About this RNA
This is a predicted structure of a 109-nucleotide RNA (SAM riboswitch aptamer (S box leader)) from Mariniplasma anaerobium.

RNA sequence: GCGCCAUUAAGAGAAGGGGAAAGACAAGCUUAUUGAUCCUUCAGCAACCCAGCCUUUUUUAACUCCCCCCCAAAAAAAGGAAAGGGUGCUAAUUCUUGUACGAUGGCAA
Numbered sequence: 001g002c003g004c005c006a007u008u009a010a011g012a013g014a015a016g017g018g019g020a021a022a023g024a025c026a027a028g029c030u031u032a033u034u035g036a037u038c039c040u041u042c043a044g045c046a047a048c049c050c051a052g053c054c055u056u057u058u059u060u061a062a063c064u065c066c067c068c069c070c071c072a073a074a075a076a077a078a079g080g081a082a083a084g085g086g087u088g089c090u091a092a093u094u095c096u097u098g099u100a101c102g103a104u105g106g107c108a109a
Stems, first nucleotide, its partner, number of pairs: 013042005021031003025098004043090003048086003053080008
């Protein structure tokens, strides 16, 4: 410097390790020796990206008398179902507020 970490009141856990703080930060408010946060393994939730499947739309080269259409092929876009790979996530509304933009309201706040 560029990109990503799903713009999120839904959803989803167990075992082993370990041993004091943790929820990014500040302030609250919560969780935690009845062992949290974190790490490993397996499992799960979800559907941001890639691949694949289906549908629709658009575009494209070739053809050798010319033009058009259909079929097929390729590319792009949108949607659907699904979930192979990669992220993410599995206390509390992103825990709440604190930033930016827009809208509404308002003299202003």
The model forms 95% of the base pairs in the Rfam consensus.